[in-house]
RNA sequence: UCGUGCUAGACGGGGAGCUAGCGGUGCCCUGUACCUGCAAUCCGCUACAGCAGGGUUGAAUUCCGGCUUGAGGCUCUGUUCUGGUAGGACUACCCGUGUUAAGUGGUGUUGAAGGCCGGGUCCUGCGCGGCGGAAGGCUAUGAACCCCGUCAGAUCCGAGAGGAAGCAGCGGUAAAUAGUAAAUUCCGGGUGCCGCAGGUCUGCCUGGUUGGAGCUGGCUGGCCCGGGCAAGCUAUUAGGCAGUGUCGAGGGUCGGUGCACGG
Numbered sequence: 001u002c003g004u005g006c007u008a009g010a011c012g013g014g015g016a017g018c019u020a021g022c023g024g025u026g027c028c029c030u031g032u033a034c035c036u037g038c039a040a041u042c043c044g045c046u047a048c049a050g051c052a053g054g055g056u057u058g059a060a061u062u063c064c065g066g067c068u069u070g071a072g073g074c075u076c077u078g079u080u081c082u083g084g085u086a087g088g089a090c091u092a093c094c095c096g097u098g099u100u101a102a103g104u105g106g107u108g109u110u111g112a113a114g115g116c117c118g119g120g121u122c123c124u125g126c127g128c129g130g131c132g133g134a135a136g137g138c139u140a141u142g143a144a145c146c147c148c149g150u151c152a153g154a155u156c157c158g159a160g161a162g163g164a165a166g167c168a169g170c171g172g173u174a175a176a177u178a179g180u181a182a183a184u185u186c187c188g189g190g191u192g193c194c195g196c197a198g199g200u201c202u203g204c205c206u207g208g209u210u211g212g213a214g215c216u217g218g219c220u221g222g223c224c225c226g227g228g229c230a231a232g233c234u235a236u237u238a239g240g241c242a243g244u245g246u247c248g249a250g251g252g253u254c255g256g257u258g259c260a261c262g263g
Stems, first nucleotide, its partner, number of pairs: 001263006009057003012030004020046005034054005063256007072247003076243004081239007090232002093228004098223003102220003105216003114210008122199006128192002131188005137180005147172004155164003
């Protein structure tokens, strides 16, 4: 160096999840790669970490290692990206109370604010007046009998003289009805350009005097407070994008790899 026969190894791997951990079944990625049985209310194992049985290939295009590239998964962070949910601290906006007086309007030297002296308005009591009502008084009417006076006629008593009761009529009166100028007494009030006295609030209106330039707060603006809205914002969550870390199939490249016999 060549040939023959073996052996280790290989005949897919990885991520998340599950698990004390490992591997598998199930999901996903890679991409083509022996067969049979087992498994999610799981199955099999224990750091040489699927088990059991069978088959093919075999020291290299196929096995092993280093470097590089790298699909994809996971973690974390960021985001002037896109949604969901909630909130109402902040910004903006809207409404309201208060305040201020910069602007504007009104008012003020024909005199503001403030000070002083009054009056009215309010309440209570008394008086006076007015209005209304009632009473007594006055006028008129006013009782078939059961009111009065006078009582014709008639009646009764009496021998008579005479007497008695008494209807109608006439006159009067009670209750009652109607009226009543003024005056008197009593009572009442949604009563008064009335008088006197006292009180209260000092609010409004108003007069005089002093004073000598402000007063007011309608609109805009500033500030405080309360409320509303939810665009920004805040919190959380899902996705997109970017980045960190980690695992990593597959690709590329460089290297490594046993035993026996014979030429």